[in-house]
């Protein structure tokens, strides 16, 4: 210095060939049960999808530069 891979919710991590509102479990609130704690069960909040540009009618998803990590070459 080079390839290659990840970056999505507080953590784990899906999102299919670019298409109507971005999602799961765990974790946090509020209720409901309970003597209370737990367990269940209802609802509910939290997201500049890792930062800019770009292509497109429309990007998480494509395409280009940075950035951080992790693998392999030198």
């Nucleotide at each position: 210095g080079g390839a290659c891979g990840a970056u999505u919710a507080g953590c784990u991590c899906a999102g299919u060939u670019g298409g109507c509102u971005a999602g799961a479990g765990c974790g946090c609130g509020u209720c409901u049960u309970u003597g209370a704690c737990g367990u269940a069960g209802a609802c509910g909040a939290g997201g500049u999808c890792a930062g800019a540009g770009g292509u497109u009618c429309g990007a998480g998803u494509c395409c280009u530069c940075u950035a951080u990590c992790g693998u392999c070459c030198a």
Molecule: transfer RNA
Organism: Candidatus Saccharimonadota bacterium